[in-house]
């Protein structure tokens, strides 16, 4: 430079869960807290779950369900794409 993650680790990162605020909501920010993680660092680009306030559309018979567009959410669901740490031969 390339190439691989079996053990260790300086350091990092923080699930659930609890409180505050935020958002219709899905979900997030800070705080505690640590279930885990060798990319749990970044990028919503392909597929996957999730949500439905606004708009259509049909039920529904008078505001209720469902769908579908549009618009968000999830990188701690896969993939890919760009960066690095450590160890190992």
């Nucleotide at each position: 430079u390339a190439u691989a993650u079996a053990u260790a680790a300086a350091g990092c990162c923080a699930a659930a869960c609890u409180g505050u605020c935020c958002g219709c909501a899905a979900g997030g920010a800070c705080a505690g807290g640590a279930c885990g993680g060798a990319a749990a660092g970044c990028c919503a680009c392909a597929g996957g779950u999730c949500u439905u306030a606004u708009u259509u559309u049909a039920u529904u018979c008078u505001u209720u369900u469902a769908a579908a567009u549009c618009a968000g959410a999830u990188g701690g669901c896969u993939g890919g794409g760009c960066u690095g740490c450590a160890u190992a031969g």
c-di-GMP-I riboswitch aptamer from Sulfurovum sp., 89 nucleotides, folded computationally.
Its Rfam family is "c-di-GMP-I riboswitch aptamer". About the family: GEMM was predicted in a large-scale screen for bacterial structured RNA regulatory elements.